[in-house]
Overview: The RNA shown here (c-di-GMP-I riboswitch aptamer) has 80 nucleotides and comes from a Pyrinomonadaceae bacterium. Rfam family: c-di-GMP-I riboswitch aptamer. Its family is annotated with cyclic-di-GMP binding in the Gene Ontology. Of the family's consensus pairs, 89% are formed in the model.
RNA sequence: UAACCGAAAAGGCAAGUGCCCCCGCCGGGGCAUACGCAAAGCCAGGAGCCCAAUAAAAAUGGGAGCGUCCGGCUACCGAA
Numbered sequence: 001u002a003a004c005c006g007a008a009a010a011g012g013c014a015a016g017u018g019c020c021c022c023c024g025c026c027g028g029g030g031c032a033u034a035c036g037c038a039a040a041g042c043c044a045g046g047a048g049c050c051c052a053a054u055a056a057a058a059a060u061g062g063g064a065g066c067g068u069c070c071g072g073c074u075a076c077c078g079a080a
Base pairs, nucleotide, nucleotide: 005078006077012037013036016033017032018031019030020029021028022027035067041073042072043071045070046069047068049065050063051062053060
């Protein structure tokens, strides 16, 4: 120095809830709080799950989806 790894430190993100606004519905945005997260940064690429439509069901094609797993790219710090 790099990789693995994840103590400490400095920060970061933000489930759910509350308030306000938008919206035909699904849902979306802002503020506060904080369940949690070492990639809860980026890509929805695969699987799975969720949402709406057709619709009663299977299937189908879609998504202001996904903090489930796998994969790819990048990244702060540096103890054991």

About this RNA: Its mean pLDDT, the model's own confidence on a scale to 100, is 87.